This is a predicted structure of a 73-nucleotide RNA (transfer RNA) from Parcubacteria group bacterium LiPW_30. Taxonomically the source falls in Bacteria candidate phyla (Bacteria). Rfam family: tRNA. The family's RNA type in Rfam is transfer RNA. The sequence was found in a public genome assembly.

[in-house]
RNA sequence: GGACGGUUAGCUCAGUUGGUAGAGCAACUCGUUUACACCGAGAAGGUCACAGGUUCGAGUCCUGUACCGUCCA
Numbered sequence: 001g002g003a004c005g006g007u008u009a010g011c012u013c014a015g016u017u018g019g020u021a022g023a024g025c026a027a028c029u030c031g032u033u034u035a036c037a038c039c040g041a042g043a044a045g046g047u048c049a050c051a052g053g054u055u056c057g058a059g060u061c062c063u064g065u066a067c068c069g070u071c072c073a
Stems, first nucleotide, its partner, number of pairs: 001072007010025004019056001028042004049065005
């Protein structure tokens, strides 16, 4: 330098044909306990890497950029 894949909650990851962004774990609150843990219940937490484009509407489609990984030279 070239090809391909990836980037979504604190972490690990889903997200179907473009139509209100989700799960598990963690953390928080309440219950339980002398207390902690376990367990039960609840609520919170998102610039979908960044910028632009298409569209009535984009996590999803298109372009560019950044970062990570694999392969080739």